[in-house]
The RNA shown here (Guanidine-I riboswitch aptamer) has 99 nucleotides and comes from Gammaproteobacteria bacterium HGW-Gammaproteobacteria-14. Of the family's consensus pairs, 100% are formed in the model. Taxonomically the source falls in Gammaproteobacteria (Bacteria, Pseudomonadati, Pseudomonadota). The coordinates come from a structure-prediction model, not an experiment, and the mean pLDDT is 80.
RNA sequence: GCAAAGCGCAACUAGGGUUCCGGCCGUCAGGUGUCUGGUCCGAGAGUUGCCGGCCUCUCCUCCUGAGAGGUUACACGGCGGGAUAAAAGCCCGGGAGAC
Repeated sequence: GCAAAGCGCAACUAGGGUUCCGGCCGUCAGGUGUCUGGUCCGAGAGUUGCCGGCCUCUCCUCCUGAGAGGUUACACGGCGGGAUAAAAGCCCGGGAGAC
């Protein structure tokens, strides 16, 4: 310097706040997340499933495919900013940086 290795999708969880419901306070309006919760958001470095990639074998074969198995590694990480009702392990970001 070049190339390649899935920035794949979904469900759930860790976590998060307060738009709605509920709880509590209040005569009412309303307030309250330092209210356990339901709705909601939600992981590159969490779990599971599906799809895809690569390899091997078997069957079929004009084109074309089908099935089975294996594999899909590693990963310490700010400050600050952004969105949403608001916040976060979300996004900036496998970033800056460290080793």